């Protein structure tokens, strides 16, 4: 360094429920615990959601319907970064 033990001391919380921000994804608190050795942290690559605005169609209008992230997601996979603990190998 790698590795990850029927160790040890801790740690996080998926799915539900509820409150609360949000246009939505989704995020925050409290219950909860699938499960997680980075399930700590960065949207840099790819992926995935969401469409408030915009932008294009559409209707006499009201609307419809498509794109589109500058919005999200680190518990999708890469990668960068920091760090507990220490059997075997």
């Nucleotide at each position: 360094c790698u590795c990850g033990a029927a160790a040890a001391u801790g740690g996080c919380a998926a799915a539900u429920g509820u409150c609360g921000u949000g246009a939505a994804a989704a995020c925050g608190g409290c219950a909860g615990a699938c499960g997680c050795a980075a399930a700590g942290c960065c949207a840099c690559g790819g992926g995935u959601c969401u469409a408030a605005g915009g932008c294009u169609u559409u209707u006499u209008a009201a609307u419809a319907a498509g794109c589109u992230a500058u919005g999200a997601c680190a518990g999708c996979c890469g990668g960068g970064u920091u760090g507990c603990c220490g059997a075997a190998g």

The RNA shown here (c-di-GMP-I-GGC riboswitch aptamer) has 89 nucleotides and comes from Clostridiaceae bacterium BRH_c20a. It was read from a public genome assembly, where an Rfam model found it. NCBI's taxonomy places the organism under Bacteria, Bacillota, Clostridia, Eubacteriales, Clostridiaceae.